This is a predicted structure of a 101-nucleotide RNA (SAM riboswitch aptamer (S box leader)) from Fusibacter sp. A1.
Its mean pLDDT, the model's own confidence on a scale to 100, is 84.
Of the family's consensus pairs, 94% are formed in the model.
It matches the Rfam family "SAM riboswitch aptamer (S box leader)". Rfam links the family to the GO term regulation of gene expression.
The RNAcentral record of the sequence draws on Rfam.

RNA sequence: UACUUAUCGAGAGAGACCGAGGGACUGGCCCUAUGACGUCCGGCAACCUAGCAAUAGCUGUGGUGCUAAAUCCAGCAGGUCAACAGCCUGGAAGAUAAGGU
Numbered sequence: 001u002a003c004u005u006a007u008c009g010a011g012a013g014a015g016a017c018c019g020a021g022g023g024a025c026u027g028g029c030c031c032u033a034u035g036a037c038g039u040c041c042g043g044c045a046a047c048c049u050a051g052c053a054a055u056a057g058c059u060g061u062g063g064u065g066c067u068a069a070a071u072c073c074a075g076c077a078g079g080u081c082a083a084c085a086g087c088c089u090g091g092a093a094g095a096u097a098a099g100g101u
Base pairs, nucleotide, nucleotide: 003099004098005097006096007095008094013041015040016039017038021031022030023029025075026074027073028072042067043066044065047063048062050059051058052057071093076090077089078088079087080086
């Protein structure tokens, strides 16, 4: 790194440092000096793990992960519709976990 499986409308600080960018990509639309991004601390969650329990679950030890907006929305196909609007379904892409060559 290819690939496989599962999940992605819930949840999470009015803290410290830093100092201009960030929300994967493209187009929108947003967040941001009332300081974003990042780091630390705190927190959330429960995929793997551990303990308990017994195949439901509980705790949250350890390994990740996450902590604006539905994966912020759309990006391709189909349906509905007078309609390029809107709505619905599936996919693609992406993210995370656990496998895996």